[in-house]
Context: one part of a larger RNA
Molecule: small-subunit ribosomal RNA, central domain
Organism: uncultured bacterium
RNA sequence: CUGGGUAUAAAGGGUGCGUAGGCGGUCUUGUGCGUCGAAGGUUAAAGGCCAUGGCUCAACCAUGGAAAUGCCCUCGAUACGGCAAGACUUGAGUAUGAGAGAGGAAGAUGGAAUUCCUGGUGUAGCAGUGAAAUGCGUAGAUAUCAGAGGAACACCGGUGGCGAAGCGGUCUUCUGGCUCAUUACUGACGCUGAGCACGAAAGUGUGGGGAGCGAACAGGAUUAGAUACCCUGGUAGUCCACACCGUAAACGAUGUAUGCUUGGUGUUAGAACAAAUUGUUGUUCUAGUGCCGGAGAUAAUUCGUUAAGCAUACCACCUGGGAAGUACGAUCGCAAGGUUUGAAACUC
Numbered sequence: 001c002u003g004g005g006u007a008u009a010a011a012g013g014g015u016g017c018g019u020a021g022g023c024g025g026u027c028u029u030g031u032g033c034g035u036c037g038a039a040g041g042u043u044a045a046a047g048g049c050c051a052u053g054g055c056u057c058a059a060c061c062a063u064g065g066a067a068a069u070g071c072c073c074u075c076g077a078u079a080c081g082g083c084a085a086g087a088c089u090u091g092a093g094u095a096u097g098a099g100a101g102a103g104g105a106a107g108a109u110g111g112a113a114u115u116c117c118u119g120g121u122g123u124a125g126c127a128g129u130g131a132a133a134u135g136c137g138u139a140g141a142u143a144u145c146a147g148a149g150g151a152a153c154a155c156c157g158g159u160g161g162c163g164a165a166g167c168g169g170u171c172u173u174c175u176g177g178c179u180c181a182u183u184a185c186u187g188a189c190g191c192u193g194a195g196c197a198c199g200a201a202a203g204u205g206u207g208g209g210g211a212g213c214g215a216a217c218a219g220g221a222u223u224a225g226a227u228a229c230c231c232u233g234g235u236a237g238u239c240c241a242c243a244c245c246g247u248a249a250a251c252g253a254u255g256u257a258u259g260c261u262u263g264g265u266g267u268u269a270g271a272a273c274a275a276a277u278u279g280u281u282g283u284u285c286u287a288g289u290g291c292c293g294g295a296g297a298u299a300a301u302u303c304g305u306u307a308a309g310c311a312u313a314c315c316a317c318c319u320g321g322g323a324a325g326u327a328c329g330a331u332c333g334c335a336a337g338g339u340u341u342g343a344a345a346c347u348c
Base pairs, nucleotide, nucleotide: 004318005317006316007301008300012315014198015197016196017195021192022191023190025088026087027086028085029084030083031082033081034080035077036076037075038074040072041071042070049065050064051063052062053061054060091189092186093185094184095182096181097180098179099178103175104174105173106172107171108170109169110153115148116147118146119145120144121143125136126135161167162166203244204243205242206241207240208239212238213237217233218232219231220230255314256313257312258311259310260309263292264291265290266289267288268287269286270285271284272283273282274281275280296303297302320348321347322346329341330340332338
């Protein structure tokens, strides 16, 4: 390389958009490039194969024959692929009419709770635990009423919704996508994709902000010890703006797209039809989202029209364990015991 694989054994890229490339719907005509058939030429010798012969045999050698992927040329075939031309509508898109939504950005605003400062009321404890202590409090705490500030949005809330990862108070403005119906329009315009963009948390830079929580740190306990678990404090951080970082068990551990293949039962959005009639019910269809299960698949667990079934296209990745996602080099980064790429000796 071939082959075989990638939910859990090694293996799906974190995700989307998309250039080249690869692949590509139905019908007709032409061409005859690929493709296929036939004939011819060429395919050195030696070697290899077959036959016969020569050294006493064999090795070795000689003669003859067949064979020779391939390439070239001529004639022919035209199903499939290509190319050229024309046509089509089911793939894709557009239009029109409806619809749902924590999709995104900016601004405004609301109540509950925690904390704090100042002031009022008020007096001796509060807090905390398995039990305590550190801590707070007669310089007036805890409790209670007013004020300030930051962060998060109880109930609704749901194997509910939207989005590619992610997104929950309310309102306004701007804005992306999706679904259903009509089948009006375009007429294969498609699928996949080096690259580019986005990308939780932590972390980094500059400037703000800082209520609660809280790495580090300090103290009190526990303990043989306790660099912990528990308690009292508490810095960075968590929040905002701008710029980096580019990784996660980034998980459905399941790449994307398309088609095909018994069913049952929930639920979300929409449509049509039929009942009933007053806010519904039923049937059917489409798009999602769950559970159960048939054939089939699987080593099994399980998956099962949301496939891990049956197929096709394209990309990514795997090839014994450790050494090791390390070393070295390159690359990106302000840096990071950071990223990407990625060995070997040795060892079992």